[in-house]
RNA sequence: CAAGUCGGUCAGGCGGCCGCUCCUGGGGUAACCCAGGGGAGGAAAGUCCGGACUCCGCAGGGCAGGACGCUGGCUAACAGCCAGGGGGAGUAAUCCCACGGAAAGUGCCACAGAGAAGAGACCGCCUCAGGGGGAAAGCCCCUGGGGCAAGGGUGAAACGGUGGGGUAAGAGCCCACCGCGGUCCCGGGUGACCGGGCCGGCACGGUAAACCCCGUCCGGAGCAAGACCACAUAGGGAAGCGUUUGAGGGUGGCCCGCCCGAUGCUUCCGGGUCGGUCGCAGGAGGGGCUGGGUAACCGGCCUCCCAGAUGAAUGGCCGCGGCCCCGCCAGGGGAACAGAAUCCGGCUUACGGCUGGCUUGGCGC
Repeated sequence: CAAGUCGGUCAGGCGGCCGCUCCUGGGGUAACCCAGGGGAGGAAAGUCCGGACUCCGCAGGGCAGGACGCUGGCUAACAGCCAGGGGGAGUAAUCCCACGGAAAGUGCCACAGAGAAGAGACCGCCUCAGGGGGAAAGCCCCUGGGGCAAGGGUGAAACGGUGGGGUAAGAGCCCACCGCGGUCCCGGGUGACCGGGCCGGCACGGUAAACCCCGUCCGGAGCAAGACCACAUAGGGAAGCGUUUGAGGGUGGCCCGCCCGAUGCUUCCGGGUCGGUCGCAGGAGGGGCUGGGUAACCGGCCUCCCAGAUGAAUGGCCGCGGCCCCGCCAGGGGAACAGAAUCCGGCUUACGGCUGGCUUGGCGC
C1' cells in the first nucleotide's frame, strides 16, 4: 500500500428569530398571557421471541397443542448473551451449525441406474460343457451351467478405505494402518469432551425444520389490559300525572288565542356509552469512579431526572464555522436509514460517516 476480517463510536457544532407540545411558578372570571425548564432513535421499524403490569381466574395433575434440545455460566425471563466442546468453510484473521434419539416402530429416498437396504450381474472377471474358426495353443467367436461385489458405469448416496497376502477369479477370507463399535480400563477436565490402552473383522446407508419417541418449559387474553368520575342521548326499572273533563310541547316577555298532542310527560333509581381522569414514566433507569469475574454479568459510592401526545407536539428560516464533492478563482452543491404511543430485555431488518485491532499478500529500510 492492497485485499480481507472483527469491533468501537457519532448521528455535526454555535448563535439569532418565529412557532408546536408538556411540566412548574405567577397573573387573569375565562379565553389566554408572562417567566423558567423538558421534548425521538440506534434502530423509535418488523411486531418475531422473553418478561414486568392488568383482568379473567386459581392454573395441583392429566389430555390436546406449541416452543426449545452439546456443556458450563449469566439473567426477572428468553428461542438472548458470555465462555467452552464437537462438526463444517477458509492459507489465515475469522465465520457458520435446531448440535437429543435412525439396534422402539412406521414412512420416504426423485432422475439416472442391473440394484436405493439386510440389495444388485448392465459392461465385466474366472471356470466347466457343447459347437464353430484356426496348423496349433493357455488364442478368437457363439450358446448354456456355475462362481465372483475386484475393475468399469449410474447416482446426492452402492452395504468400510488404502496396501499386502491369498485365490481359478475374487471377497475382512487373512494381516498392518486408518475408520467404526464396546455395558471395558487408565489419565485430564465441573462438564460437553479429549488423549491413551484393551477387546470386536465390521454387525448398524441416509432422512426426525417426515410421522414419531425422550427430556425441559408454557393457564388464557391483552394498555382498545384495567380502574375511577359522571344528570349526554337512546334503551331498562319504579312512582306520579294524563289520554277529548287533554298531562305536556311549539309560538310568545306574559295571558288569551292558534297549532301539535297519547306505547305520552315529569321525577327518581340503575347501568356507565359520548366525554373526562388515572393507568403513564423514579425505572430490571442514565452518567462517572471503583471492586469481583476471562467474559456475559453482579456489587459499592457519588451524581442526574431525561418525551408523554390522543387526529396526535418534537418544526421552519437566517448567519458563521467543521466534513465531503465540483470548480483555476469567484462560487455552487451534498450529508443516509428513519420518527415514540404501557414499559423493559433481546433478535431481525434498513442505513451514512469517522476510527481502531487482527490476518494475508506485495514493496521499502
This is a predicted structure of a 365-nucleotide RNA (Bacterial RNase P class A) from Deltaproteobacteria bacterium RBG_13_61_14. Model confidence (mean pLDDT): 77 of 100. The organism belongs to Deltaproteobacteria, within Bacteria. Rfam family: Bacterial RNase P class A. The family's RNA type in Rfam is ribozyme. Of the family's consensus pairs, 95% are formed in the model.